Predicted 3D model of a 523-nucleotide part of an RNA (small-subunit ribosomal RNA, 5' domain) from an uncultured Bacteroidota bacterium. Rfam family: Bacterial small subunit ribosomal RNA. The full RNA is in RNAcentral, with records from ENA, Greengenes and SILVA.
Context: one part of a larger RNA
C1' cells in the first nucleotide's frame, strides 16, 4: 500500500458504493413468463334491459355485460443464477468459409384460385384414493389434407459469357421436372397479417496462424488411431460416423499421463520491468439434483418443457403417484463470516396485444450491516486566583494537568420542533396537421413505487455526540508504585532474579480519529 474480510474495543449524522470467499449441501413457503376474443368452437354463476306464462311466488326465453378451461399464434433458447467441469480452438487475438443458417425487422418482386378432413373443448357413458385416465356421439379455426397456377427458388440437362488461389464460383437465354398461401378488423377508403423469392440488418455456426498453469520422482503414446476412395448424416465442412484399402499419426520445440484452474476486459503493487488476483461492472465458455437421450422449434439436446436409469425427499386407500431456489427473499446445516419471507412497474429495458392494457424478485427502489472510501459534525472568542482536585517532588516550597475549567460574550452546522415553497426525475405514448424518408408542429388529457424523501424557511437550545493504540531501540512519546526469572511482555533485538522509561495499574505524553488496534492474503 491493497483487502467480497474476520475479531476485539468503541460509536453521532450523511453521500457512494459491496456484501455466502466455505457445503453445484439440504429445502417448508410465497412470488419470479406470459400475453391474445381484432385467429377458433363456445360462455357458467352473476348484473341491467326485456319477452311470455301466472294474482302472486317463481319458471322459461331474448338482447348486452360478463370467468376459468379448451383448439391456435408469438414467446417461455432473453432476461436471472452459479462456476461444477474444462488445460480445451474454452477463452483472448488476428483470418477464412468458393462448406454454412438466421423467427422477429427492414428493403424490393412475384403471388392468394378451388376441394375436402380430423380433433380438443361440449355433452353422454365408465375406470381411479389420488395423479389421471377409458370409450360413444358431435363442432370450429390463421389446426391438418389434397388439386390448380410458379415471376422468381431448387433438382436434371445440353449451350453461351465473364471471373477466380484449388476443389470451382457467377451470369445469360432455352427445356424438363418439383413444391405455395388464411384469414381477420373497419361503414369505406384502407389496415393488420399469409405464401414463395432476392438482398440487407442482427445473432449464430464450422475451420485456422499465434497467445493461454504446474510437475520427467509422468517418456513413450496411439485400431477410427493416420489417410484414401465411396456412401450415410449435417444447415455446412469433416472419421462425425459406416464399408473397403493402405500403414500411418503423435513425441525432449515435452507426446501420454497426473495435479491444479472457467477464460478475457481488468483490479493490486511496483519508478518501470515483472508479481499477484479474476469479488463488484461488462463479453465469451460451461451447467440447472446426477447420468443418458431425443422431441418441438427459426433457434434447445431446453433452470421455473419432456422421457428413462439413480440417489434423496413427500403423498397414498399399498394398486401407485408427486418434486428438483446454482431465480427473489427465506428456513436449516457448514462457518471466523456475508442481509429483508419490503415497495413499485412511475421511468429504463423485456414479452405479448391494433390498441387500451396485461405480465415482468429484470430494473427502480426502500430495509438491514462502519464492510469500504469520501464529506460533516461533537463548538469558538475571551478568561491566571494560574482555583479544587490528581500525579510527580529536593515538600511551610515548586513542577505539570493547564486557558484546560469556572465565568462572559458569540454561534447553530448537526440533532429536535413547526411551517411553507412544495421543486426534478415527463415525457413518451394515443389525437390532428406538414413531410419523399429522417422527422417536425399543434391542442387536449392521464399517470410518481422512492415520498410528504432532497431542499428552503423559522425557533429552540452548547444544547444530541470520543474513542481506540501505543511511549526500550527500530519508531513519535516517561515517570511513580506495585511485582521480584513470578506473574507476565514480546514483530525482530530482547524485557522480568528488590531501585523494571519493556510485566500490571496510575498520572503525564505520542499517533490516528468515529474510528482504532489484532489476525489472515497478495506486491
Nucleotide at each position: 500500500g491493497a483487502u467480497g474480510a474476520a475479531c476485539g474495543c468503541u460509536a453521532g449524522c450523511g453521500g457512494c458504493a459491496g456484501g455466502c470467499c466455505u457445503a453445484a449441501u439440504a429445502c417448508a413457503u410465497g412470488c419470479a413468463a406470459g400475453u391474445c376474443g381484432a385467429a377458433c368452437g363456445g360462455u357458467a354463476a352473476g348484473u341491467a334491459u326485456u319477452u311470455u306464462a301466472g294474482c302472486a311466488a317463481u319458471a322459461a326465453g331474448a338482447u348486452a355485460c360478463g370467468a376459468g378451461a379448451g383448439u391456435g399464434a408469438c414467446g417461455c433458447a432473453c432476461g436471472g443464477g452459479u462456476g461444477c467441469g474444462u488445460a480445451a480452438c474454452a477463452c483472448g487475438u488476428a483470418u477464412g468459409c468458393a462448406a454454412c443458417c438466421u423467427a422477429c425487422c427492414c428493403a424490393a418482386a412475384a403471388c392468394a384460385g378451388g376441394a375436402g378432413g380430423a380433433u380438443a373443448g361440449c355433452u353422454c357413458a365408465g375406470g381411479g384414493a389420488a395423479a389421471c385416465u377409458u370409450g360413444g356421439a358431435u363442432u370450429a379455426a390463421c389446426c391438418c389434407u389434397c388439386c390448380a397456377u410458379a415471376a422468381g427458388a431448387u433438382c436434371g440437362u445440353g449451350c453461351u459469357c465473364u471471373g477466380g488461389c484449388a476443389u470451382c464460383a457467377g451470369g445469360g437465354a432455352g427445356c424438363g421436372a418439383u413444391a405455395a398461401a388464411a384469414a381477420c378488423c373497419g361503414c369505406g377508403a384502407g389496415g393488420u397479417g399469409g405464401u414463395u423469392u432476392u438482398g440487407g440488418a442482427u445473432g449464430g455456426g464450422c475451420a485456422u496462424g499465434c497467445g493461454c498453469a504446474u510437475g520427467a520422482u509422468u517418456a513413450g503414446u496411439u485400431a477410427g488411431u493416420u489417410g484414401g476412395u465411396a456412401g450415410u448424416g449435417u444447415a455446412a465442412c469433416g472419421g462425425a460416423c459406416u464399408a473397403c484399402c493402405a500403414a500411418g499419426a503423435c513425441g525432449a520445440u515435452g507426446a501420454u499421463c497426473a495435479u491444479u484452474a472457467g477464460g478475457g476486459g481488468a483490479c493490486c503493487u511496483g519508478a518501470g520491468a515483472g508479481g499477484g488476483u479474476g469479488a463488484u461492472c461488462c463479453c465469451c465458455c460451461a451447467c440447472a439434483c446426477u447420468g443418458g437421450c431425443a422431441c418441438u422449434g427459426a433457434g434447445a439436446u431446453a433452470c421455473g418443457g419432456g422421457c428413462c436409469a439413480g440417489a434423496c425427499u413427500c403423498c397414498u386407500a399399498c394398486g401407485g403417484g408427486a418434486g428438483g431456489c446454482a431465480g427473489c427473499a427465506g428456513u436449516a446445516g457448514g462457518g471466523a463470516a456475508u442481509a429483508u419471507u419490503g415497495g413499485u412497474c412511475a421511468a429504463u429495458g423485456g414479452a405479448u396485444g391494433c390498441a387500451a392494457g396485461u405480465c415482468u424478485g429484470a430494473a427502480c427502489c426502500a430495509g438491514c450491516c462502519a464492510u469500504g472510501c469520501c464529506g460533516c459534525g461533537u463548538g469558538c472568542a475571551g478568561g491566571a486566583a494560574g482555583a479544587c482536585g490528581g500525579c510527580c517532588u529536593u515538600c511551610u516550597g515548586g513542577g505539570u494537568u493547564g486557558u484546560a475549567a469556572a465565568c462572559u460574550g458569540c454561534u447553530u452546522u448537526u440533532g429536535c420542533c413547526a411551517g411553507g415553497g412544495g421543486a426534478u426525475a415527463a415525457a413518451a405514448g394515443g389525437c390532428c396537421c406538414a413531410u419523399g424518408c429522417g422527422u417536425g408542429g399543434g391542442a387536449c388529457a392521464u399517470u410518481g413505487a422512492a415520498g410528504g424523501u432532497a431542499c428552503c424557511u423559522g425557533g429552540u437550545g452548547a444544547a444530541u455526540a470520543a474513542g481506540c493504540c501505543a511511549c526500550g531501540g527500530c519508531u513519535a512519546a516517561c515517570u511513580a508504585c506495585g511485582u521480584g526469572c513470578c506473574a507476565g511482555c514480546a514483530g525482530c533485538c530482547g524485557c522480568g532474579g528488590u531501585a523494571a522509561u519493556a510485566c500490571g495499574u496510575a498520572g503525564g505524553u505520542g499517533g490516528c480519529g468515529a474510528g482504532c488496534g489484532u489476525u489472515g492474503u497478495c506486491c